Formats: sequence, C1' cells, structure tokens
RNA sequence: GCGCCCAUGGCUCAAUGGAUAGAGCAUCGGACUUCUAAUCCGGCGGUUGCAGGUUCGAAUCCUGCUGGGCGCA
Repeated sequence: GCGCCCAUGGCUCAAUGGAUAGAGCAUCGGACUUCUAAUCCGGCGGUUGCAGGUUCGAAUCCUGCUGGGCGCA
C1' cells in the first nucleotide's frame, strides 16, 4: 500500500428497514441473614465510533473518515 472483518450502557453480547434499542454480569437500593456470602425483588446507566447520503421510516442499506483485528505484498 491492497483486501476482508469488527465498533451498541462500566464489561460481554442480542436486535434480518417498522420502534418505547433489549439480555447477562457489574453497580445502587430493598427483602432474607446475628454478620457476610448466596438467593429473591426493584432502580440507575445508551445522542448504537464520527460525518454525510438513501428512505415515509436507519443500530440495520450506501459513501467517506477514525480506531481495532486478520491476511497478502
């Protein structure tokens, strides 16, 4: 330099163009317990990497950029 893949709460991942973006772990509060752990209940936390475009509608499709991984040279 060229090609391919990935980027979504603090972490790991879902969500085939129809919507209020979900789950587990973590964290916070409560129940239980003599206390802790475990278990159960509830809450908080996301401008879906950035900028454009297509569309009635975009996390999802297209383009560019940024960052990461793999391969070729």

Source information:
Predicted 3D model of a 73-nucleotide RNA (transfer RNA) from an uncultured Eggerthellaceae bacterium. It matches the Rfam family "tRNA". By type it is a transfer RNA.